[in-house]
This is a predicted structure of a 549-nucleotide part of an RNA (large-subunit ribosomal RNA, domain I) from a Chlamydiales bacterium. Model confidence (mean pLDDT): 84 of 100. Its Rfam family is "Bacterial large subunit ribosomal RNA".

Context: one part of a larger RNA
RNA sequence: GGCUACUGGUGGAUGCCUUGGCAUCAACAGGCGAUGAAGGACGCGUUUACCUGCGAUAAGCUUCGGGUAGCUGGAAGAAAGCGAUGAUCCGAAGAUUUCCGAAUGGGGGAACCCGGCAAUGUGAACCAUUGUCAUUAUUAGCUGAAUACAUAGGCUAGUAAAGCGAUACCCGCUGAACUGAAACAUCUAAGUAAGCGGAGGAAAAGAAAUCAACAGAGAUUCCUUAAGUAGCGGCGAGCGAAAGAGGAAGAGCCCAAACCGUUGAGCUUGCUCAACGGGGUUGUAGGAUCAGCUAUUGUAGUUUGAUCAACCUAACCGAACACCUUUGGAAAGAGGGACAAUACAAGGUGAUAGUCCUGUAGGUGAAAGGAUUGAUUAAGCUCAGCUGACACCUGAGUAGGGCCGGACACGUGAAACCCGGUCUGAAUCUGGGGAGACCACUCUCCAAGGCUAAAUACUAGUUGAUGACCGAUAGUGAACCAGUACCGUGAGGGAAAGGUGAAAAGAACCCCGGGAGGGGAGUGAAAUAGAACCUGAAACCAGUAGCUU
Numbered sequence: 001g002g003c004u005a006c007u008g009g010u011g012g013a014u015g016c017c018u019u020g021g022c023a024u025c026a027a028c029a030g031g032c033g034a035u036g037a038a039g040g041a042c043g044c045g046u047u048u049a050c051c052u053g054c055g056a057u058a059a060g061c062u063u064c065g066g067g068u069a070g071c072u073g074g075a076a077g078a079a080a081g082c083g084a085u086g087a088u089c090c091g092a093a094g095a096u097u098u099c100c101g102a103a104u105g106g107g108g109g110a111a112c113c114c115g116g117c118a119a120u121g122u123g124a125a126c127c128a129u130u131g132u133c134a135u136u137a138u139u140a141g142c143u144g145a146a147u148a149c150a151u152a153g154g155c156u157a158g159u160a161a162a163g164c165g166a167u168a169c170c171c172g173c174u175g176a177a178c179u180g181a182a183a184c185a186u187c188u189a190a191g192u193a194a195g196c197g198g199a200g201g202a203a204a205a206g207a208a209a210u211c212a213a214c215a216g217a218g219a220u221u222c223c224u225u226a227a228g229u230a231g232c233g234g235c236g237a238g239c240g241a242a243a244g245a246g247g248a249a250g251a252g253c254c255c256a257a258a259c260c261g262u263u264g265a266g267c268u269u270g271c272u273c274a275a276c277g278g279g280g281u282u283g284u285a286g287g288a289u290c291a292g293c294u295a296u297u298g299u300a301g302u303u304u305g306a307u308c309a310a311c312c313u314a315a316c317c318g319a320a321c322a323c324c325u326u327u328g329g330a331a332a333g334a335g336g337g338a339c340a341a342u343a344c345a346a347g348g349u350g351a352u353a354g355u356c357c358u359g360u361a362g363g364u365g366a367a368a369g370g371a372u373u374g375a376u377u378a379a380g381c382u383c384a385g386c387u388g389a390c391a392c393c394u395g396a397g398u399a400g401g402g403c404c405g406g407a408c409a410c411g412u413g414a415a416a417c418c419c420g421g422u423c424u425g426a427a428u429c430u431g432g433g434g435a436g437a438c439c440a441c442u443c444u445c446c447a448a449g450g451c452u453a454a455a456u457a458c459u460a461g462u463u464g465a466u467g468a469c470c471g472a473u474a475g476u477g478a479a480c481c482a483g484u485a486c487c488g489u490g491a492g493g494g495a496a497a498g499g500u501g502a503a504a505a506g507a508a509c510c511c512c513g514g515g516a517g518g519g520g521a522g523u524g525a526a527a528u529a530g531a532a533c534c535u536g537a538a539a540c541c542a543g544u545a546g547c548u549u
Stems, first nucleotide, its partner, number of pairs: 001548009015534001016499002020470002022467007029459002031164002039100003042055003046078002050074002061094006070082003105114003115133007135161009169200001170198005180187001184234001210217002221248005231239002252451003255395001259278009283429001285394003289389006298383001300382011311370003315364003321337001323336004338355002346358003400424007410436001431446005486493002506533001509520004
């Protein structure tokens, strides 16, 4: 020096564990904000660096309810206190709520600086305190130029907006490229990403100028299917319906106009216009007007209010061995005996507990606040049709057309239907649109005004539950004081880091040492569980022994 074995060190794998994650389901909630939000800065404790809580009334104040013996947060200790005259704690409602922040008196390098006006402080000055003073839109009023009436402008008061939030869902406007086409230009990606605007708990859509096919259906939305079909397509890559059928849900309405009335205005003095009220709302055409006829209101519908009930926001009751023996540090284990069960879900307790604790099944409960539903009740509002005549009304720069675009599964195609720009431009129920160029016949519907729940989409948040999900290099980036430390001028990037023990019983005292560290002693079941703490693999490093060179 090598090999083997053992004993250690180092190291932190593995096993076991879980306070944290992930995913899903159900119910709720779906907003907060000038009454100053979200988010922060700075403070507040006997002692206080941080977190949590709170705001100069500052780990808190008040009231109402619950609850019961302890309490002064994480977080020990010391000190000082509070509490059956009910504290701490839990719930509901209030009060307080510095400064910044939309930030809004002006400014500003956020958490700072500087003001005006009024009131108050014995208040003239200085000072202090309290209140108030932004902008825009709109409504009302007061004023008021050039310029007579007026208008512009100015002022005052009321109301509203602004900002944040889930990188979610929804609607609209604007709108790429990589990519694919094995290159690339039409095409695709894709009306996607991104930007902007707007809204709601959902949004959007919605009561046929719809489909269909000679039979008929009867608003919209969503799911299954039809169907990767019909089609579109450098007929390439690719794109890709609808009707129909089966389901979820289910709901229908209101204006404009004709005509009538009231009020007012304009003037051409019998017309026109405006506002309001009545009337009226459709395709088998309907309505107005005129004439005639019939009926009516009740267990009707709807809105608002009141009362009651249910529900949510604290809680409460809640069975059954304090059984014997045994092993053990410890019994919930083992052996024996008993009991409960509308309760053998789960967690904890010194190992594995139906009967020890918290709970669970089952039942009970609200002074205060809340959302919804139901019942009762009060008030308000709404609520019919037939026949005939007449030809008054039934949404105009609209429909349609030319040119150019867009959107329709549909790329200009035979390209309808729909939307826009531009140039044009009807009819008026003896009317008009559609049925995929166009024409005829037939069928079907009634545009150019509006509203509308549910079925559908999503989940930042609350509560409950679940998992052939993870178990600390996993699972969130984050189980731990993490969007932290740290990096970057900045936008931004972004970690590592869990486990003594049942209980600190966390090692008094002695010895070596400056200390670190160690040896005794002591605790403990165990200290090779000693805080660099469960287990403690391997690499790596030593020591001891044997063999060997």